[in-house]
RNA sequence: GGCCUAAUUCCGGCACACCGGGAGCGGAGGAACCGAUUAAUUGGGGCUCAUUCUCUAAUGAGAAGGGAUGAAGAACUUCUUCGCCAUCCUGCCCGUCAGCUAACUUCGCCGGCUUUUGCGAAGG
Repeated sequence: GGCCUAAUUCCGGCACACCGGGAGCGGAGGAACCGAUUAAUUGGGGCUCAUUCUCUAAUGAGAAGGGAUGAAGAACUUCUUCGCCAUCCUGCCCGUCAGCUAACUUCGCCGGCUUUUGCGAAGG
């Protein structure tokens, strides 16, 4: 300096830790109506891209599938879409309980990767 993610910013106490508040971004619970009732441990459910299958007694391993990046400058695919290539990720939570859901209630704003800046096609 760039990127992933909702996960940023401003003000006050107080200069820091920390506490409080505003804005912004994101999640959950929660009527009527509608839906469901075929089930009730084979528990059920939520966030999310984060699932499926195979092998192992287990740890774990493998294969598919899914997601992200390839930034500025220089160079010239400038914008969009697609293909290939390279690198990385494939994770958490509630705790027997929740359909949707106005009013209303409530929670989060962490953490991580990287110094790479590829090759082409179509359309504008």
Source information: The RNA shown here (c-di-AMP riboswitch aptamer (ydaO/yuaA leader)) has 124 nucleotides and comes from Metabacillus mangrovi. RNAcentral holds the sequence, with entries from MGnify. The prediction has a mean pLDDT of 79. The source organism's lineage runs through Bacteria, Bacillati, Bacillota, Bacilli and Metabacillus.